Glycine riboswitch aptamer from an uncultured Rhodospirillales bacterium, 100 nucleotides, folded computationally. The coordinates come from a structure-prediction model, not an experiment, and the mean pLDDT is 77.
[in-house]
Formats: sequence, structure tokens, C1' cells
RNA sequence: AUAAUCCCUGCGGGAGAGUCCGCCGGCGCCCUUUGGGUCCGGCGGCGCCGAAGGAGCAACCGCCCCGGAAACUCUCAGGCCCCAGGACCGCAGGGGGAUG
Repeated sequence: AUAAUCCCUGCGGGAGAGUCCGCCGGCGCCCUUUGGGUCCGGCGGCGCCGAAGGAGCAACCGCCCCGGAAACUCUCAGGCCCCAGGACCGCAGGGGGAUG
């Protein structure tokens, strides 16, 4: 002096699958008002998705005792109107300092 892998922050993009059924609550709205419909929340049931996380196998890699390993697989968790979240990608800034 160039400044990688990696880490953090901000911005942008970002898929999939039920706005299903039942019960309870809210007292919000509507109605033909001892109730019904709609919306929201909780619980339960069945079905489904995978790209937070987690786990498994493994191509492959390594310092080869052993270890690291996926966008594959499983769905414990999470999710299935919108919002939120979201692996990953791009840009910017900061940290860092391999390598030359």
C1' cells in the first nucleotide's frame, strides 16, 4: 500500500402452503334480535408449506485420530388473508486484517 474470507448496521428485492372446521371470549359493526352474520383473539382438530432456528444423511473438503459440511431430507420449532418474519442476492458504511 492492495485489501480477501468473515462479522455488524442501514436500504432495496425476497417464495411456499387453509383468511378450513368446532368451542370459548370480545360487546366492535349489521340484522328479520330469548338468536344469527361478520371481524379480532385464545384453545382444540384435520390438512398443508419450508427459506428464521434445529436435526439427519451425504457429494465434497481438511490439520485425515477425527472434524467441517447443503438450497438435499425430516418437520421439533416456525409458518399457511394482510402486517410481521424470512434463507439468499445487490448496494453503502463500519470492524477486521489473510495475501502481495